[in-house]
Record summary
c-di-GMP-I riboswitch aptamer from a soil metagenome, 98 nucleotides, folded computationally.
RNA sequence: GAUAACGGCAAACCCGGGGAAACCCGGGGACGCAAAGCCACGGGCCUACCUCGCCGACCGGCGCCGCCGGCCGGCGACAGGGCAGCCGGGCUGCCGAA
Numbered sequence: 001g002a003u004a005a006c007g008g009c010a011a012a013c014c015c016g017g018g019g020a021a022a023c024c025c026g027g028g029g030a031c032g033c034a035a036a037g038c039c040a041c042g043g044g045c046c047u048a049c050c051u052c053g054c055c056g057a058c059c060g061g062c063g064c065c066g067c068c069g070g071c072c073g074g075c076g077a078c079a080g081g082g083c084a085g086c087c088g089g090g091c092u093g094c095c096g097a098a
Base pairs, nucleotide, nucleotide: 001095008033009032013028014027015026016025017024018023031085037091038090039089041088042087043086044083045082046081051077052076053075054074055073056072058070059069060068061067062066
């Protein structure tokens, strides 16, 4: 980074699989990409099984109109999970006009 050349990757969506989810893997498929190759170092974004807090229902207990415990539902917080096709950064790479 060109109306160049050889090529490369593959969004959405569909099918199969993994996962609690975000998302990932394989096949199909092309929205696009001059690094849309690789790496979670920085920023940002996504998810919350578990855990904690609050509210409510039910069940059981007690020193009984309150308290404690169990279980279920809802809300909130949270990454050690995830996104490299969000940006920056690091490493590597094909071709060669102006």
Its mean pLDDT, the model's own confidence on a scale to 100, is 89.